[in-house]
Context: one part of a larger RNA
Molecule: large-subunit ribosomal RNA, domain VI
Organism: Patescibacteria group bacterium
RNA sequence: CGUUAAUCCGAAAAGGAUUUAUACACAAUUGAGGGAAGUCGACCCUAGUACGAGAGGACCGGGUUGAACGAGCCGCUGGUCUGCCAGCUUUCCUACCAAGGGAACUGCUGGGUAGCUAUUGCUCGGAAAGGAUAAGUGCUGAAAGCAUCUAAGCACGAAGCCUCGCCCAAGACUAGUUGUGAGGUCCGUGGAAGACUACCACGUUGAUAGGCUCCAGAUGUAAGGCCAGUAAUGGUUUUAGUCGAGGAGUACUAAUAGACCGAUU
Numbered sequence: 001c002g003u004u005a006a007u008c009c010g011a012a013a014a015g016g017a018u019u020u021a022u023a024c025a026c027a028a029u030u031g032a033g034g035g036a037a038g039u040c041g042a043c044c045c046u047a048g049u050a051c052g053a054g055a056g057g058a059c060c061g062g063g064u065u066g067a068a069c070g071a072g073c074c075g076c077u078g079g080u081c082u083g084c085c086a087g088c089u090u091u092c093c094u095a096c097c098a099a100g101g102g103a104a105c106u107g108c109u110g111g112g113u114a115g116c117u118a119u120u121g122c123u124c125g126g127a128a129a130g131g132a133u134a135a136g137u138g139c140u141g142a143a144a145g146c147a148u149c150u151a152a153g154c155a156c157g158a159a160g161c162c163u164c165g166c167c168c169a170a171g172a173c174u175a176g177u178u179g180u181g182a183g184g185u186c187c188g189u190g191g192a193a194g195a196c197u198a199c200c201a202c203g204u205u206g207a208u209a210g211g212c213u214c215c216a217g218a219u220g221u222a223a224g225g226c227c228a229g230u231a232a233u234g235g236u237u238u239u240a241g242u243c244g245a246g247g248a249g250u251a252c253u254a255a256u257a258g259a260c261c262g263a264u265u
Base pairs, nucleotide, nucleotide: 005019006018007017008016009015024181025180026179027178028177029176033168034167035166039067040066041065042064043063044062045061051056069125070124071123072122073121077118078117079116080115084111085110086109087108088107089104090103091102092101093100094099129163130162131161136156137155138154139153183261184260185259186258187203188202189201190200191199208254209253210252211250212249213248214247215246217243218242219241224237225236226235227234228233
């Protein structure tokens, strides 16, 4: 801003039912218009052909593979991974040993999951096609009995222009179209979404997050005990112990309870 009209049941101006217009909400769309992109090689075949005395060496057409640029992604190769694991040093503390904790740039060092990320990794893109043209090439053809691509008419012709392909798009104020009759907010649990907002998932009719269990993966064999050795240390229990973000399962914890806006009525 808008919120109609008709029919039916009914005693009824009560109440109810059906259809419908508009508005509104949600969902799906059209595309006026805008944006991005647009690049350039090498090699092979055609073909050692056409051409050329030879030397040399094609047009047209087809195929392969790259450079730079752009977009996306993290399975691979790497980087990073400051609340992951291990080793090491000094010092303080847990009375001491042992075992740990704090500080020292994340104390230093060696590794490293998720995530993020690299022409240092991977995938994809430029195309093809149509239309109108530029310079240019022509056909027919007068003015000007000839000639002339031009004056009338007609045909070709670019990486350029307009389409096609990709992205945004009804604030396109001429504010469009279609479907449904609803829809939405606050609040809470969260997120490969994010400054806030927005967006997305979920809220017990529940796997949204945490916890727990299992798995993947990281580190690399914990502590304590026992054995060997005078001891440092080694072996065994033990491919152990520990573990941020990953996957699955599981209502144990928290998403309780509710309020409000807004059609029909």